Context: one part of a larger RNA
RNA sequence: CUCUCUCUAAGGAACUCAGCAAAAUAGCCCCAUAACUUUGGGAGAAGGGGUACCUCCUCACAAAGAGGGUCACAGUGACCAGGCCUGCGCGACUCUUUACCAAUAUCACAGGUCUGUGCAAAGUUGUAAGACCAUGUAUGGGGGUUGACACCUACCCAAUGCUAGAAGGUCUAGGAAUUUGGUAACCUUAUGAUAGGAGAGCUGGCGACUGAGGCCCCAGUGAACAGCAACCGUAAUUAUAACGGUCCUAAGGUAGGUAAAUUCCUUGUUGGAUAAGUUCUGACCCGCAUAAAAGGCGUAGCAAUUUAGGCACUGUCUUAGAGAAAGGCUCG
Numbered sequence: 001c002u003c004u005c006u007c008u009a010a011g012g013a014a015c016u017c018a019g020c021a022a023a024a025u026a027g028c029c030c031c032a033u034a035a036c037u038u039u040g041g042g043a044g045a046a047g048g049g050g051u052a053c054c055u056c057c058u059c060a061c062a063a064a065g066a067g068g069g070u071c072a073c074a075g076u077g078a079c080c081a082g083g084c085c086u087g088c089g090c091g092a093c094u095c096u097u098u099a100c101c102a103a104u105a106u107c108a109c110a111g112g113u114c115u116g117u118g119c120a121a122a123g124u125u126g127u128a129a130g131a132c133c134a135u136g137u138a139u140g141g142g143g144g145u146u147g148a149c150a151c152c153u154a155c156c157c158a159a160u161g162c163u164a165g166a167a168g169g170u171c172u173a174g175g176a177a178u179u180u181g182g183u184a185a186c187c188u189u190a191u192g193a194u195a196g197g198a199g200a201g202c203u204g205g206c207g208a209c210u211g212a213g214g215c216c217c218c219a220g221u222g223a224a225c226a227g228c229a230a231c232c233g234u235a236a237u238u239a240u241a242a243c244g245g246u247c248c249u250a251a252g253g254u255a256g257g258u259a260a261a262u263u264c265c266u267u268g269u270u271g272g273a274u275a276a277g278u279u280c281u282g283a284c285c286c287g288c289a290u291a292a293a294a295g296g297c298g299u300a301g302c303a304a305u306u307u308a309g310g311c312a313c314u315g316u317c318u319u320a321g322a323g324a325a326a327g328g329c330u331c332g
Base pairs, nucleotide, nucleotide: 001327002326004324005323006322007321008320010318011317014316019313027051028050029049030048031047036041038148052070053069054068055067057065058064071075083311084310085309086308087307089305091302111146112145113144114143115142117140123132124131125130149298151296152295155227160224161221162220163219165217168216169215170214174210175209179205180204181203182202183201186197187196188195230246231245232244233243256290268284269283270282271281272280
């Protein structure tokens, strides 16, 4: 020096991104216990006391030590053995997750809601037979979404979806009255060449008309995918605008909460905490770019959760020092 420990004057977080690490607390008995609350909790809240007493000896009166005795809701000298309090955010909770850098505010959850599904169910899988769902039957089972609970969930159906609609428009294959080519059985030309007829059959073209579903059309639907303006003026100082006007739209952001896990400007402004606070907290609202089941906003309890403050405590620090075990190093 490395590593693992022990102790430290005075101070006590001045350290640091951050009290990280360490210290402190601790068992048992008794007393006492707040806000808030879903009345269950919070709670081991917090905080305080005891953990021996009596007698005698050594002795200096104390401490310490030796001997004897007493009580029993209960004598932690080692080991063992909670630090606590106060705000805010987020997620209700127990649970789950990146085996080997992340345990969280992620996932899940009970609860809410939408939607399909009548049983040979929907859905999934397989070419199929079949299988799961389910030896279940709408208080069932599948899918989507939100996420306990309390109070709520506003406006818009123009676009995109979805659902519905015995009318109308458009459109395929197929069918098809008719019409038009090719070929040509057959007849005549003497029986051959040739020519004329024939319009059966076979095979093509056009085709009025018919023709499911879709689309157009018409309506409904937002806890479907989504969306939820701009400009100008106006009140007895100034400022502001309850009010008025213009224009556009399907409709123009309602309740709530807000420099927020969302705020660029920004260390916004203001009150508090500090001697001093880019963090924290109470307000304000001028929202670059909040907002209502991609839920909005509250909330007791819960948490190896984020963040801020305090008490206690300490070598984290001022600022280092001393010591122990093992290793390294030097000598042998």